RNA sequence: GCACGUGUAGCUCAGCGGUAGAGUAGGCGUCUUAUACACGCCCGGUCCCUGGUUCGAAUCCAGGCACGUGCA
Numbered sequence: 001g002c003a004c005g006u007g008u009a010g011c012u013c014a015g016c017g018g019u020a021g022a023g024u025a026g027g028c029g030u031c032u033u034a035u036a037c038a039c040g041c042c043c044g045g046u047c048c049c050u051g052g053u054u055c056g057a058a059u060c061c062a063g064g065c066a067c068g069u070g071c072a
Base pairs, nucleotide, nucleotide: 001071002070003069004068005067006066007065010024011023012022013021018055026042027041028040029039030038048064049063050062051061052060
C1' cells in the first nucleotide's frame, strides 16, 4: 500500500429500517444471629466520527478514525 473484519452500558457481548437489550460490575432491598449464596428492584448509552438515502438509521450507502487478520 491492497483486501476483509470489528467498533453498542465500567467490562464481555446481543440487537431483521419502527421507543436500544442481556450477563457481569455498582447501589438498594428480601432472606440469615451475621456474612456469603440465592432472589427482586434500581442505576448506567451523544450506538467511534462526519455526511447521504429514507416518513423513520445502531442497522443501508459514502468518506474518515481506531483496532485486528490476511496479502504484498

Transfer RNA from a Patescibacteria group bacterium, 72 nucleotides, folded computationally. Lineage of the source: Bacteria > Bacteria candidate phyla. Model confidence (mean pLDDT): 84 of 100.